[in-house]
RNA sequence: GGGCCUGUAGUUUAAUGGUAAAACGCCGCGUUCGCAUCGCGGAGAGCGUGGGUUCAAUUCCCACCAGGUCCA
Numbered sequence: 001g002g003g004c005c006u007g008u009a010g011u012u013u014a015a016u017g018g019u020a021a022a023a024c025g026c027c028g029c030g031u032u033c034g035c036a037u038c039g040c041g042g043a044g045a046g047c048g049u050g051g052g053u054u055c056a057a058u059u060c061c062c063a064c065c066a067g068g069u070c071c072a
Stems, first nucleotide, its partner, number of pairs: 001071007010024004018055001026042005048064005
């Protein structure tokens, strides 16, 4: 320098062109003498950045950024 893959909550992963789901973690309540476990409830992300297409984009297209991988 070139090809390919990835980027979503604190972490790990889903999802579909019609306003994002779960687990762990966090907070509260119950249970306990207390802790843990368990049960119930709750908060927390607008989807790497910028543009384009569309009535509507996390999703499609382009560029860029970051990480990974392969080739030279």
Molecule: transfer RNA
Organism: Pseudomonadota bacterium